[in-house]
RNA sequence: GAGCCGGUGGUCUAGCGGUUAUGAUGCGUCCCUUACAAGGACGGGGUCGAAGGUUCAAAUCCUUCCCGGCUCA
Numbered sequence: 001g002a003g004c005c006g007g008u009g010g011u012c013u014a015g016c017g018g019u020u021a022u023g024a025u026g027c028g029u030c031c032c033u034u035a036c037a038a039g040g041a042c043g044g045g046g047u048c049g050a051a052g053g054u055u056c057a058a059a060u061c062c063u064u065c066c067c068g069g070c071u072c073a
Stems, first nucleotide, its partner, number of pairs: 001072007010025003018056001027043005049065005
């Protein structure tokens, strides 16, 4: 330098152009317990890597760029 894959709450992750962006884990409160752990209930936390474009509507499609991984040279 070229090609491919990926970037979504703190972490990991799902997500056919249209329903309130999914689940796990962690965090907070409560229940349970003598207490802790485990378990149960509830809750907060996301501008979907950045900027433009297409569209009535974009995490999703297009372009450029940034970051990470793999392959080739």
Molecule: transfer RNA
Organism: Candidatus Woesearchaeota archaeon